Predicted 3D model of a 355-nucleotide part of an RNA (large-subunit ribosomal RNA, domain IV) from a marine sediment metagenome.
The coordinates come from a structure-prediction model, not an experiment, and the mean pLDDT is 88.
It matches the Rfam family "Bacterial large subunit ribosomal RNA". Rfam links the family to the GO terms structural constituent of ribosome and ribosome.

Context: one part of a larger RNA
RNA sequence: CCGUUGUUAAGGAACUCGGCAAAAUAGCCCCGUAACUUCGGAAGAAGGGGUGCCCUUUUCGGCAAAGAGCUUCGCGCUCGGAGCUGAGGGGGGCCGCAGCGACCAGGCUUGAGCGACUGUUUACUAAAAACACAGGUCUUUGCAAAGUCGCAAGACGACGUAUAAAGACUGACACCUGCCCGGUGCCGGAAGGUUAAAGGGAUGGGUUAGCCCUCGUGGCGAAGCUCUGAACUGAAGCCCCGGUAAACGGCGGCCGUAACUAUAACGGUCCUAAGGUAGCGAAAUUCCUUGUCGGGUAAGUUCCGACCCGCACGAAAGGCGUAACGACUUGGGCACUGUCUCAAAGAGGGGCACG
Repeated sequence: CCGUUGUUAAGGAACUCGGCAAAAUAGCCCCGUAACUUCGGAAGAAGGGGUGCCCUUUUCGGCAAAGAGCUUCGCGCUCGGAGCUGAGGGGGGCCGCAGCGACCAGGCUUGAGCGACUGUUUACUAAAAACACAGGUCUUUGCAAAGUCGCAAGACGACGUAUAAAGACUGACACCUGCCCGGUGCCGGAAGGUUAAAGGGAUGGGUUAGCCCUCGUGGCGAAGCUCUGAACUGAAGCCCCGGUAAACGGCGGCCGUAACUAUAACGGUCCUAAGGUAGCGAAAUUCCUUGUCGGGUAAGUUCCGACCCGCACGAAAGGCGUAACGACUUGGGCACUGUCUCAAAGAGGGGCACG
C1' cells in the first nucleotide's frame, strides 16, 4: 500500500447526484394505536412497559404411588391424593453496566407520481412506470365454422358449438367516455358510367387460277390458305349511393365591443367534415422557465398547493379520481450513525522491502 474487520471525543447528513455504505430497530408477553377506506384493511401503525436467578404462596391442567372400599377374585371398578410435571398469578429477596445478557432477530413516519393488486421479463450491464392480469368494448365465425400449419393427404381449433372459438384495442373499482363519416378502411346497395378473358367478326393486308392493257419490275383479282381485327355481348372491382369512429384518424383564424384601466359575457367576418365537451393542466407532457403567488428552509433550478398565457393534455394509442399493494421514482421529518467536519490508533490476512 491492498482487501476484510472491531472501536472512537464533540458534532450528527454539514457528506453526496442521492443517507450510497454503515449504524440504529429487532424475539416473546401486556397496554395502546390516527387520517383514510372498496369496511376486508390501514396495523407489528405510531408510542409505551415487562423479560434473569432464588425463596414462598396460590390457581388451573397432565401423569399418578401408598392406603381404603367394592368385587364376577381379573393385569377389575370406585375413592384417595403423596410425589413428579406443564402453564400462569401474588408476596419477598439476590447479582451485574446490561436478564430475548451470545446467536438468531422489522428502523419508523409523512407528501406526491406511476402501475389497481399476486404474478412475468432482457440466462451473462435494465425487474421497471415495461409485459401479463381479472374486468370492458368492437369485429369475425352456424360447424366440413371462422382462424392457423401443410404442395397434398391431413392436423390444430375441438372429440368444443355463439354463456363457444378466433382477431384487435383497453386494463381492478368509482364517476364517465363529447363533436366530426369530408379523406382512408370496412359493411350494405345495385340504376347508370368504366371494364378482362371469352364470344363476335365488319374492314383491311399477303398469296394467285383467271381477266384487262399502252406488253412493263403493269393493273384488277374469285375460291382456298393466311395475317389483321371494328361495332356489339361481357363479372367482380373502381366511379357512384348510403352506413360505420371502444375503425385508421381529425377536433380553426382574424377584427371589434362594457362609464378608470384591464378583460370581453356580446357582435362581425372567413374557412371547415367538425372546430376540443367533461375532467385535468409549467404535468413522466411547458420551449420561453429557476413562469407567478403561497408553503416548507436561515438560505429550495428539486418538492407540495394554487393560477392558466395547454410552444405541443384530453376522453378505451382511454379522461379524471382511488383504499390496498411496490427490492419502482421523487420531496420532507424522527431515530441513528466515521457519510462528513477530520481523522486516529488497533486485529488477523495479502503484497512489497531487508535479513